[in-house]
């Protein structure tokens, strides 16, 4: 990198460094940012995918809890929209569902 499965409206910031862009890509919007964003380091935290530990059940599995370890994450729903379907609407939109994309985990390759 590829494939499969699961999840994505909850949750979690301080310090130091750096110095102009950042929010994955394209387009449109919107937002964050010299009162220092993004990014990096340290510390802290959130969460519970995997390991581990403890409990339960109708037990090759499912489930509850813990949080030592492996990842992940700590602005805004994956920031919103884009494609398809349905409803409402008084034609510009609104709401719902699905897909696609992306991200993360786990397994396989």
């Nucleotide at each position: 990198g590829a494939u499969u499965u699961a999840u994505a409206c909850a949750g979690a910031a301080g310090a130091g460094g750096u110095g102009a862009g950042a929010g994955a890509a394209c387009a449109g919007g919107c937002u964050c940012g010299c009162u220092g964003a993004c990014c990096c380091u340290c510390u802290g935290g959130c969460a519970a995918c995997c390991c581990u530990c403890a409990g339960g059940a109708a037990a090759g599995u499912c489930u509850u809890g813990a949080a030592u370890g492996g990842u992940g994450c700590c602005a805004a729903u994956u920031c919103c929209u884009g494609c398809c379907c349905c409803g409402c609407c008084g034609u510009a939109g609104c709401g719902g569902g699905g897909a696609a994309u992306u991200a993360u985990a786990a397994a396989u390759u």
Model confidence (mean pLDDT): 86 of 100. The RNA shown here (SAM riboswitch aptamer (S box leader)) has 109 nucleotides and comes from a Crocinitomicaceae bacterium. It matches the Rfam family "SAM riboswitch aptamer (S box leader)". About the family: The SAM riboswitch is found upstream of a number of genes which code for proteins involved in methionine or cysteine biosynthesis in Gram-positive bacteria. Taxonomically the source falls in Crocinitomicaceae (Bacteria, Pseudomonadati, Flavobacteriia, Flavobacteriales).